[in-house]
């Protein structure tokens, strides 16, 4: 060197997530890559790290290792932007309110007098009085008891020889309690009653009378002004989405480069 016949070994990989850790199985990325069974409240192993069973290739275009380009994941950062929470008025005002000062239109008002002052009064509040109401009682009048009230008691009744005498129902008459009306006076009592008196308190605010000083006072809207609150697209924390940047990590296919792997038997 070349036959033939095996073996190791390929017959997809890879990111994220899971996991003490490997790998699967599902999500993704790459793009064709044997088949069957397991597998998310999972399966199946342990650094040689899915397992069970079948199949086909097979030592080299094809099997290992590495290098470079390189799809995509992942992590980290400052930025824009959108956007949720939370606190803060130091900044800043698209902005609210109040005040202060400007200044401008109105009204009042200079002796019948703004406005200020200083006395009184009244609104209110407590306490007593009057006085109205209302109820109660006293009065006045009616009426009011079959017998258990009272007077007079007709018939009849009792008692007596008799004169006489007793109780007495009904009628009439009256009265208690009670019921009704009445109505001044007088008495006691109540209450969410008064242009009503007296005392005493508050007099901040509101009316209002007298004296004093003697010329201003009032509303209203306006402001690159000030000041104070307050909110905010201001400021500050803390955070989610989205862009595109820049570091780091992991890296499929595919193409290229380097480099590494066999046994027996024959010619």
């Nucleotide at each position: 060197u070349c036959g033939u016949g095996c073996u190791a070994g390929a017959c997809g990989g890879g990111g994220a997530g899971c996991u003490a850790g490997c790998g699967g199985u599902g999500c993704c990325c790459u793009g064709u890559a044997c088949c069957c069974g397991c597998a998310a409240u999972c399966c199946g192993c342990u650094u040689c790290a899915g397992c069970g069973g079948g199949g086909u290739u097979g030592a080299a275009u094809u099997c290992c290792c590495u290098c470079g380009u390189c799809a995509g994941g992942c992590c980290c950062g400052a930025c824009g932007u959108u956007u949720g929470g939370g606190g803060u008025c130091c900044c800043u005002g698209c902005c609210g309110u109040g005040g202060c000062c400007g200044g401008g239109c109105g009204g009042c008002g200079u002796c019948a007098a703004a406005g200020a002052g200083c006395c009184g009064g009244g609104u209110c509040c407590u306490g007593c009085g009057c006085g109205g109401c209302g109820a109660g009682g006293c009065c006045u009048c009616g009426u009011g008891a079959a017998c258990c009230c009272c007077g007079u008691c007709a018939g009849g009744u009792c008692c007596g020889g008799a004169a006489g005498g007793a109780a007495g129902c009904a009628g009439c008459g009256g009265u208690a309690a009670g019921c009704g009306a009445g109505a001044u006076c007088c008495c006691u009592c109540g209450a969410g009653c008064g242009c009503c008196g007296c005392a005493g308190g508050c007099u901040a605010g509101c009316c209002u009378g007298g004296c004093u000083c003697c010329a201003g006072c009032c509303a209203c809207a306006c402001g690159a002004g000030u000041c104070a609150c307050g909110c905010a697209a201001a400021c500050c924390c803390c955070g989610a989405g989205c862009g595109g940047c820049g570091g780091g990590u992991c890296g499929a296919a595919a193409c290229g480069g380097g480099g590494g792997u066999g046994c027996a038997c024959g010619g």